[in-house]
Transfer RNA from Pseudaminobacter soli (ex Zhang et al. 2022), 73 nucleotides, folded computationally. The sequence is in RNAcentral, with records from Rfam. It matches the Rfam family "tRNA". The family's RNA type in Rfam is transfer RNA. NCBI's taxonomy places the organism under Bacteria, Pseudomonadati, Pseudomonadota, Phyllobacteriaceae, Pseudaminobacter. Its mean pLDDT, the model's own confidence on a scale to 100, is 80.
RNA sequence: UUGCGAGUAGCGCAGUUGGUAGCGCAAUGGCCCUCUAAGCCAUCGGUCGCCGGUUCAAAUCCGGCCUCACGAU
Numbered sequence: 001u002u003g004c005g006a007g008u009a010g011c012g013c014a015g016u017u018g019g020u021a022g023c024g025c026a027a028u029g030g031c032c033c034u035c036u037a038a039g040c041c042a043u044c045g046g047u048c049g050c051c052g053g054u055u056c057a058a059a060u061c062c063g064g065c066c067u068c069a070c071g072a073u
Stems, first nucleotide, its partner, number of pairs: 001072003005068003010025004019056001027043005049065005
């Protein structure tokens, strides 16, 4: 320099053809228990890496940039 992949909640990840952003763990509260752990119920937590474009509507499509991983030179 270039090819390809990844970036979504504190962490690990889903998200199908563009149409209300989800799961598990963690955290918080409650139930249960003599207590703790486990189990059960509920709640909280997101400018979807950044900036633009297309569209009635973008995590999703298009362009540029940033970071990380792998490869080529």